[in-house]
RNA sequence: UAACGUCCUUCGGGGUUAGGUGCAAUUCCUUACCGGCGGUAAAAGCCCGCGAGCCGCAAAGGCAGACCCGGUGCAAUUCCGGGGCCGACAGUGACAGUCUGGAAGGGAGAAGGCGUUU
Numbered sequence: 001u002a003a004c005g006u007c008c009u010u011c012g013g014g015g016u017u018a019g020g021u022g023c024a025a026u027u028c029c030u031u032a033c034c035g036g037c038g039g040u041a042a043a044a045g046c047c048c049g050c051g052a053g054c055c056g057c058a059a060a061g062g063c064a065g066a067c068c069c070g071g072u073g074c075a076a077u078u079c080c081g082g083g084g085c086c087g088a089c090a091g092u093g094a095c096a097g098u099c100u101g102g103a104a105g106g107g108a109g110a111a112g113g114c115g116u117u118u
Base pairs, nucleotide, nucleotide: 002117003116004115005114007113008112009111010110011109018030019029020028032098033097034087035086036050037049038048039047045085046084053063054062055061067083068082069081070080071079089101090100091099
């Protein structure tokens, strides 16, 4: 310096503004707001993959969202400009990406330590 590990510790997801209708909605309508992790020739919610979620007693296994145009450049669906789109399950007096709940959970993974090898 790099690789590895039945090892240890810590960290590890954001968001309903302002109106309208209504007996009733942060759930509907207009508007507003938010964007996990790794990768990718250059920075990504919508390119590739992973995680969370769902089905299944469970294992095996399966399901699982969304982008275009122009510009710069060696290189960008990632930057800049413009216009779009997407978002688990359960609950609720009324349909939820944003409220409440499973969850003081789980987790891709990140950092550090220790050990082994180099």
Source information:
This is a predicted structure of a 118-nucleotide RNA (FMN riboswitch aptamer (RFN element)) from Neomoorella glycerini. Rfam family: FMN riboswitch aptamer (RFN element). Rfam's curators write: The RFN element is a highly conserved domain that is found frequently in the 5'-untranslated regions of prokaryotic mRNAs that encode for flavin mononucleotide (FMN) biosynthesis and transport proteins. Model confidence (mean pLDDT): 82 of 100. The sequence is in RNAcentral, with records from Ribocentre. The source organism's lineage runs through Bacteria, Bacillati, Clostridia, Neomoorellales and Neomoorella.